[in-house]
RNA sequence: CAAAUGGACGACUAGGGUUCCGGUCCGCCGCAAGCAAGCCUUGCGCGGAUGCUGGUCCGAGAGUUGUCGACCUCAGAGGCGCAUCGAGGUUACACGGCGGGAUAAAAGCCCGGGAGAG
Numbered sequence: 001c002a003a004a005u006g007g008a009c010g011a012c013u014a015g016g017g018u019u020c021c022g023g024u025c026c027g028c029c030g031c032a033a034g035c036a037a038g039c040c041u042u043g044c045g046c047g048g049a050u051g052c053u054g055g056u057c058c059g060a061g062a063g064u065u066g067u068c069g070a071c072c073u074c075a076g077a078g079g080c081g082c083a084u085c086g087a088g089g090u091u092a093c094a095c096g097g098c099g100g101g102a103u104a105a106a107a108g109c110c111c112g113g114g115a116g117a118g
Stems, first nucleotide, its partner, number of pairs: 007068006015058002020055002022052001023050005029045006035038001069091006093113001095116001099111003
């Protein structure tokens, strides 16, 4: 100076919106009940609006954790080599837009360890 490996998947969380469930509000809609008898109150159904603590759902390269994989070491009469199994260790570092994309929709998802910065 150059090359190779520096990985994969799962669970969860930060976070995210609104398909579905639920909540809240509205409805000169339908049914039932009540009474102080009013186009009043309550409940059920239906319709509409609304991200509204939540459930379902999405979800991290730079978050947590687990499994696998990879690399190294150990396992002793002496030396060398091979194979299997087991055990231990390592698996680092990481500032980061705008904009676009998917999905019901959005996001720390994907574009992207990108552009850029030092």
A computed fold for a 118-nucleotide RNA from Caballeronia glathei, annotated as Guanidine-I riboswitch aptamer. The RNAcentral record of the sequence draws on Rfam and Ribocentre. NCBI's taxonomy places the organism under Bacteria, Pseudomonadota, Burkholderiales, Burkholderiaceae, Caballeronia.